[in-house]
Parts: sequence; C1' cells; structure tokens
RNA sequence: ACCCGAAAAAGGCAAACCAUCCUAAAGGGUGGGGCGCAAAGCUUCUGGCCUAAGUCCCAAUGAGGGAUACGGCAGCAGGGCUACCGGG
Repeated sequence: ACCCGAAAAAGGCAAACCAUCCUAAAGGGUGGGGCGCAAAGCUUCUGGCCUAAGUCCCAAUGAGGGAUACGGCAGCAGGGCUACCGGG
C1' cells in the first nucleotide's frame, strides 16, 4: 500500500417515535430514544427517490389541475476523498 471483518478491545454513529426550533414543502438543527451500521465519516460527480416555493401550461376569470429543482435524501445504490481496531 492492498484485501478481508470470524473472534476480541477501546470506543463511535443513531432508525422509528417524543419534545422543541427552522422551512412553502420535502427535509433539516438541538435534546431524549435506539432500529440498525465496519465507513450509518465527508462529498450531489452519475443513476434513483422525495418535495414543488418560484416559473410555465391548462382552466374565459376563479376554484383547481399538470410540468419543472435552482430545494432535499450520503441510513437508496455507484464513483471520489479520508479514517479506528484486528486478521491476511
């Protein structure tokens, strides 16, 4: 440097749910919680998924409907970067 995670040690992260705050929403922050995780550390580069404020279209108008990410998900995969312990 690369490959692997059976047993072990030190530890780490934290799903649902609850409280509270931010957001148009999706979603996110903090505290509790603990389903799971060997990169569940970081990164939207690729695919996928969620939302649709704004914009555009339809609707005579309106009510409403549709399209769309410049908003998100890294705990949906792939790629990139970095890392603890142990084994080879």
Predicted 3D model of an 88-nucleotide RNA (c-di-GMP-I riboswitch aptamer) from a Deltaproteobacteria bacterium. The sequence is in RNAcentral, with records from Ribocentre.